[in-house]
RNA sequence: UCCGCGGUGGCGCAACGGUAGCGCGGAGGACUGUUAAUCCUUAGGUUGCAGGUUCGAAUCCUGCCCGCGGAG
Numbered sequence: 001u002c003c004g005c006g007g008u009g010g011c012g013c014a015a016c017g018g019u020a021g022c023g024c025g026g027a028g029g030a031c032u033g034u035u036a037a038u039c040c041u042u043a044g045g046u047u048g049c050a051g052g053u054u055c056g057a058a059u060c061c062u063g064c065c066c067g068c069g070g071a072g
Base pairs, nucleotide, nucleotide: 001071002070003069004068005067006066007065010024011023012022013021018055026042027041028040029039030038048064049063050062051061052060
């Protein structure tokens, strides 16, 4: 320098172009003699950054940044 994959709540991951969800973790509650386990409720996201396409973009296109792998 080039190619491929990835970047989404605190962490791990989903999401055919049409309301951004799940698990763990956090908070509150139920249960229990207490804790744990279990159950219920709930908070938490400028979807890496900047543009473009579109009625509508996490998703498609362009550039850049970061991580991993490969080629030279």

Source information: Predicted 3D model of a 72-nucleotide RNA (transfer RNA) from a Parcubacteria group bacterium. Rfam family: tRNA. Model confidence (mean pLDDT): 83 of 100. Taxonomically the source falls in Bacteria candidate phyla (Bacteria). RNAcentral holds the sequence, with entries from ENA.